[in-house]
Molecule: small-subunit ribosomal RNA
Organism: metagenome
RNA sequence: AGAGUUUGAUCCUGGCUCAGGAUGAGCGCUGGCGGCGUGCUUAACACAUUCAAGUCGAACGAAGAAGAUCGGAGCUUGCUCUGAUCGGAUUAGUGGCGGACGGGUGAGUAACGCGUGAGUAACCUGCCUGCGAGAGGGGGAUAACAACGGGAAACUGUUGCUAAUACCGCAUAACGCAUCGAUUCCGCAUGGAGAUGAUGCCAAAGGGAAACCGCUUGCAGAUGGACUCGCGUCUGAUUAGGUAGUUGGUGAGGUAACGGCUCACCAAGCCGACGAUCAGUAGCCGGACUGAGAGGUUGAACGGCCACAUUGGAACUGAGAUACGGUCCAGACUCCUACGGGAGGCAGCAGUGGGGAAUAUUGGGCUAUGGGCGAAAGCCUGACCCAGCGACGCCGCGUGAAGGAAGAAGGCCUUCGGGUUGUAAACUUUAGUAAGCAGGGAAGAAGAAAGUGACGGUACCUGCAGAGUAAGCCACGGCUAACUACGUGCCAGCAGCCGCGGUAAUACGUAGGUGGCGAGCGUUAUCCGGAAUUACUGGGUGUAAAGGGUGUGUAGGCGGGACUUCAAGUCAGAUGUGAAAAUUGCGGGCUCAACCCGCAACCUGCAUUUGAAACUGAGGUUCUUGAGAGUCGGAGAGGUAAAUGGAAUUCCCGGUGUAGCGGUGAAAUGCGUAGAUAUCGGGAGGAACACCAGUGGCGAAGGCGAUUUACUGGACGACAACUGACGCUGAGACACGAAAGCGCGGGGAGCAAACAGGAUCAGAUACCCUGGUAGUCCACGCAGUAAACGAUGAAUACUAACUGUUCGGAGGGCGACCUCUGAGUGGUAAAGCGAAAGCGUUAAGUAUUCCACCUGGGGAGUACGCCGGCAACGGUGAAACUCAAAGGAAUUGACGGGGGCCCGCACAAGCGGAGGAACAUGUGGUUUAAUUCGAUGAUACGCGAGGAACCUUACCCGGGCUCAAACGUCGGGCGAAUCAUCCUGAAAGGGGUGAGCCAGCAAUGGCGGCCGACGAGGUGCUGCAUGGUUGUCGUCAGCUCGUGCCGUGAGGUGUCGGCUUAAGUGCCAUAACGAGCGCAACCCCCGCGUCCAGUUGCCAGCGAUUGAAGUCGGGCACUCUGGACGGACUGCCGGCGCAAGCCGCGAGGAAGGCGGGGAUGACGUCAAAUCAGCACGGCCCUUACGUCCGGGGCGACACACGUGUUACAAUGGCGUGGAACAGAGGGAAGCCACCUGGCGACAGGGAGCGGAACCCGAAAACACGUCUCAGUUCGGAUUGGAGUCUGCAACUCGACUCCAUGAAGCUGGAUUCGCUAGUAAUCGCGCAUCAGCCAUGGCGCGGUGAAUACGUUCCCGGGCCUUGUACACACCGCCCGUCAAGCCAUGGGAGCCGGGAGUGCCUGAAGGCCGUAACCGCAAGGAGCGGUCAAGGGUAAGACUGGUGACUGGGGCUAAGUCGUAACAAGGUA
Repeated sequence: AGAGUUUGAUCCUGGCUCAGGAUGAGCGCUGGCGGCGUGCUUAACACAUUCAAGUCGAACGAAGAAGAUCGGAGCUUGCUCUGAUCGGAUUAGUGGCGGACGGGUGAGUAACGCGUGAGUAACCUGCCUGCGAGAGGGGGAUAACAACGGGAAACUGUUGCUAAUACCGCAUAACGCAUCGAUUCCGCAUGGAGAUGAUGCCAAAGGGAAACCGCUUGCAGAUGGACUCGCGUCUGAUUAGGUAGUUGGUGAGGUAACGGCUCACCAAGCCGACGAUCAGUAGCCGGACUGAGAGGUUGAACGGCCACAUUGGAACUGAGAUACGGUCCAGACUCCUACGGGAGGCAGCAGUGGGGAAUAUUGGGCUAUGGGCGAAAGCCUGACCCAGCGACGCCGCGUGAAGGAAGAAGGCCUUCGGGUUGUAAACUUUAGUAAGCAGGGAAGAAGAAAGUGACGGUACCUGCAGAGUAAGCCACGGCUAACUACGUGCCAGCAGCCGCGGUAAUACGUAGGUGGCGAGCGUUAUCCGGAAUUACUGGGUGUAAAGGGUGUGUAGGCGGGACUUCAAGUCAGAUGUGAAAAUUGCGGGCUCAACCCGCAACCUGCAUUUGAAACUGAGGUUCUUGAGAGUCGGAGAGGUAAAUGGAAUUCCCGGUGUAGCGGUGAAAUGCGUAGAUAUCGGGAGGAACACCAGUGGCGAAGGCGAUUUACUGGACGACAACUGACGCUGAGACACGAAAGCGCGGGGAGCAAACAGGAUCAGAUACCCUGGUAGUCCACGCAGUAAACGAUGAAUACUAACUGUUCGGAGGGCGACCUCUGAGUGGUAAAGCGAAAGCGUUAAGUAUUCCACCUGGGGAGUACGCCGGCAACGGUGAAACUCAAAGGAAUUGACGGGGGCCCGCACAAGCGGAGGAACAUGUGGUUUAAUUCGAUGAUACGCGAGGAACCUUACCCGGGCUCAAACGUCGGGCGAAUCAUCCUGAAAGGGGUGAGCCAGCAAUGGCGGCCGACGAGGUGCUGCAUGGUUGUCGUCAGCUCGUGCCGUGAGGUGUCGGCUUAAGUGCCAUAACGAGCGCAACCCCCGCGUCCAGUUGCCAGCGAUUGAAGUCGGGCACUCUGGACGGACUGCCGGCGCAAGCCGCGAGGAAGGCGGGGAUGACGUCAAAUCAGCACGGCCCUUACGUCCGGGGCGACACACGUGUUACAAUGGCGUGGAACAGAGGGAAGCCACCUGGCGACAGGGAGCGGAACCCGAAAACACGUCUCAGUUCGGAUUGGAGUCUGCAACUCGACUCCAUGAAGCUGGAUUCGCUAGUAAUCGCGCAUCAGCCAUGGCGCGGUGAAUACGUUCCCGGGCCUUGUACACACCGCCCGUCAAGCCAUGGGAGCCGGGAGUGCCUGAAGGCCGUAACCGCAAGGAGCGGUCAAGGGUAAGACUGGUGACUGGGGCUAAGUCGUAACAAGGUA
């Protein structure tokens, strides 16, 4: 100090979350020792039991133990009993002091309660200290005790006796108190202090060892308290008014004292927006936690103050209480009871129950410190000192240290080589902390000696033995340090946020390993921090949340220049206070630390006082620039009222006129022969004011538009004679405020919600059309809202320019016009600002003042309450719950029923097809024991398959095998190899017989069975784990990089623009300059030529030969073959153009502008295809998912689709071959000439050829003849019969031949495919696979050989630029609302049930006070009675606030429900 999370990516805004620290903590796992602390946060719930406040005999009477002395008696002669005199332990009572301290708790309290600082001239103070004075003399009682009573008890009555430091008179009496008088001094006021005169009033107690302790009175001090005041002290305005002893006065009472504290009378005040009252919550502080600080949170422990003591009330005693362990009363509760009555109060220490997630021992001791009493000894002390329990916290220590590589074993992983755990262990050596045992043994103790320690035989010291007794917890996807394997398979689970898990999960569970901390570790809860996310320090408001719709103006806030005074703010000094503890620094003590002690700082505050006078403030004087006023002037849809005007629509009347008019994408509804529309004339009525008209004008905003008049507001300019800061802003308040709407009365032409009809549509309660009512208009009143927007509050000052325009002014010029200046209104831009886009003297810049508003999205501008309104509705304005986002600007893509440019057999123009028929073939579906598997829009479907009868074959049925079907290696053993044959069987397989006996001298080797071992095998799964290969966009022209530049950044530029091209092909331009992969070219074939070569090709010339023939000699000229070169480049010409390039029935050339074809496929997309071609990770099977064999199936068949073949015929069929013409290939288990046989398939013979030599070989075309438009001499399916060939075998299931049969079909709906030239169409030929073939398929070859392209509007696909976007899985996108289902919280609700607070009335305990004739007392006085106040109780009506409620309203959430399509693109009606 930051990080994660919105996006494809970016910047910003903004919330959520994390890392830190803390705790009186809880929970989970684990747990060795010690020190110091700390421990009911909940039920101020209820409490059994013990203890927690007594003490004094030196205040008093009384009782009186031990013991002593002297007697007596008994006897056991040293004991017991007894009497007297002493003695005085002990203590029930009277009396004194203390029980008001100490200890506990935080319920109440929003208050002078607390904190802080003052005041009391308005007060009190026992014990203590100092100073002064005094204590003389009397009296009457009463507890105890005794007697007799009552009662269960608690307790109590009557009579009698007695003492005091108990009680009461009298005396004495002041420097005391009260009154009166005169006087000095002082104070902020009331007033105070001192001295003084007179009058009146008031005291006392004794005890004792004779040290002393007490007593009375006065003054003073100290201590402790009381009261008053300034300031500070939580939330809510959806609490705005509160208050009757209330506010004040006079008088009286009361109090320690002031005071409405109380009372009588008088007055009507007092508090409140600077927040009264009411409601909620809460003890306050020193401090504690956190934080850089400012702050925020908190108030356990320790310390100060307050309040309380079962709840409420009350007084008594006392120096002090309205009294925790006192009294009285009332209430609730508990206990005892003899039912008549009584007793009790742990929020003291322990402890119990209960509540709760949760908090300890019914311990020891007065040793220390402190307290009470006492003269003291001492007694008492659950205050306190200690111990016990709890890892609850902080601190310290330990669980060993050193050496030790065969890097052991085991575990885990593995590419099988190894790696890792890991010097870790073992092993060797060794120290000895803590714990254990044993011995010694404190300080804490004060006071000279002696004595005195709960803790405690504790701390500490010494010795002993031995690694022996002592490690866990959490995490390991990112944030955040730390990774692999297995299991699981959107399951189980994890999760603080983002998010993991759907078969290879570093995220679940386990293991190994690793990281972190360590006697702890995690987690939960809470607080602060991070969060500048409430912003004082330190934020914002055009578009992210946020400027009020606008003005006038009250309070308030802020305010121009000069001089002067004061000193409130401000600043400085001094003084007092700011308790201690805490905190910080320094030092010291426990072995260190925690902890403790000392000193210092700090306590940022408050008060008093002395100064200063710049600024603010206050008072005074003054100024003119702010502001206002004045004079003159022009501009303007500024406002209100009245009057007037023309054009147009509609309606009415009349004329002309005839069949339509309207309306739309197209129509229809509607109007019209009763005369419309059209047109002419006349009239009525209402509303609005064309052109001018302009980012022109005016107004505060809303808004204002014909003309004229009247009244009227504001702004501006010029001038500088007036006032003299009069100003700015503005919470409340008041006024204005578009449209729609409401009320009342008018008006109503056009337009037009609602409504009706017609269309459209799947539907259309819409868009379009025809009608049409409120309304729109006027007057008056209400309403008070808008995207009331510049989404930009008002005011003032300052800060570059340039250029329009409106209204003024000044100067110059003859003038057009130029220069300067003020107020508006626009554009472009500097600096600056801004997240960016943008703003930019009209700021969103730089500053100041004031107001308003914001604090994640949804819920919601909703609910409730209140205010306003006739209503509609407006204003104010939440929460529960829910999400991790919602959002702004910009970027790159993609997309658009957006735009521009361009291309392509994309359309168009053509030719021929498909879709209809039959058949072939593939697919779907169905069927089946199986119909193996894969391919599925384009980019599957004559595809994998370029050959399914067996085999293939993966499928099904059945029969077998399990070192296995094959193969490799090793070992053992047998046998040469091998051949023949028999039985069984469907075969595989099983069983048997016979023959045979290799090479080598040998070792041994080869080969074949058998046995054993190690490797197997799988067309089983995953193409979404992969390699490789392939399809497609697309042979489309694109895709990128380096450096530079621009931008905060994503990114842009380059690659855009203009021209050009088939092309990102090139040229020009240019913050870009270059480059790469693509394009093109380089490669192959074809087209022309040259050269070389010349057999198997060729034959011009020469010769020979034949029936004929390059047949032969010979030759290589030609053709041809096959190698090397040449050739074409817009090179030349003309035109256009800057160039690139384009154009030309130009030349030349075989070929001309890429000559034709092929190969060649950029970055990438489709998780495209393929695990069944191959390879390969992982998973699965192993007498089976492996393997062998026989048979079947892959060939099924109601159907549907794709691709083809053949046709439907005359541009044809058939016949006659009547003369023809290719290319490219193939051939030895082959091609097969030729001959013979057969109608034929073919068969039987048989030459040549491993090929420029032999063989396979054209058809259409052409010629002639025939058929004559028909289901035919078209068409050939299907079927019957007979055959041929291949093959072990043609039944399922081959091809071919012949004879016979002769189906559908007469050119094919919607729709759709191919093709731009040697192309389409048409004709045949060959090849691969292959025994044969289901080939009409595929791949090639040549023959014949067209038509058409105006053109780019449209369909499809693509490229470039641009625009919009809420899309980015990218339009097959996104997304809205109702309904249906589940869950959740919430509003209303007939009501029902509570709670606290207040008020009225009735009643009214104890107690104080007041009054009082009868009773008591000599009296003082008392009892009793009455009154007043009054807790509580009862009752009544409300207000406030909760819970619950049939039903009801909306809201939120929830992988795959329904209906539509509202929004995002011009979202298809912006």